[in-house]
Molecule: transfer RNA
Organism: Chloroflexota bacterium
RNA sequence: GCCCCCAUCGUCUAGGGGACUAGGACGCAGCCCUUUCAAGGCUAAAACGAGGGUUCGAAUCCCUCUGGGGGCA
Repeated sequence: GCCCCCAUCGUCUAGGGGACUAGGACGCAGCCCUUUCAAGGCUAAAACGAGGGUUCGAAUCCCUCUGGGGGCA
């Protein structure tokens, strides 16, 4: 330099055009339980890398950029 893949709550991930407010697990916070802690139960907060395009509608499709991984030279 060229090509390919990936980017979603703090972490790991589901979702690949319209389903209700983007769902689940762990973690964090609060409450319940317990003499207390752990375990268990309930509740809440928390995310689509950035910009543009297509579309009635984009986390999802296209382009560019950024970051990460891999291959060739």